[in-house]
């Protein structure tokens, strides 16, 4: 450096649900919460789900792809 994550440790994220708030909605954001996650960090590029006022939106915690990254035994 690449691969890897069955282990130890540090640190991180946060489903459902509840409260607030924005949106027609799918959903977003903040707080609580902690099912889980080794990219559950970023990007709607391909597939897919979903929404509506039907040509636009939404989901990265559905899968793939691309980019970036912490820790660390074998």
């Nucleotide at each position: 450096c690449a691969u890897c994550g069955c282990a130890c440790a540090a640190g991180g994220c946060a489903c459902a649900c509840c409260c607030g708030c924005c949106g027609u909605g799918a959903g977003a954001c903040g707080g609580g919460g902690u099912c889980g996650c080794a990219a559950a960090g970023g990007c709607a590029c391909g597939g897919g789900a979903c929404c509506c006022u039907c040509g636009g939106g939404c989901c990265a915690g559905c899968c793939g792809g691309c980019c970036u990254a912490c820790c660390g035994a074998a």
Molecule: c-di-GMP-I riboswitch aptamer
Organism: Cryobacterium glucosi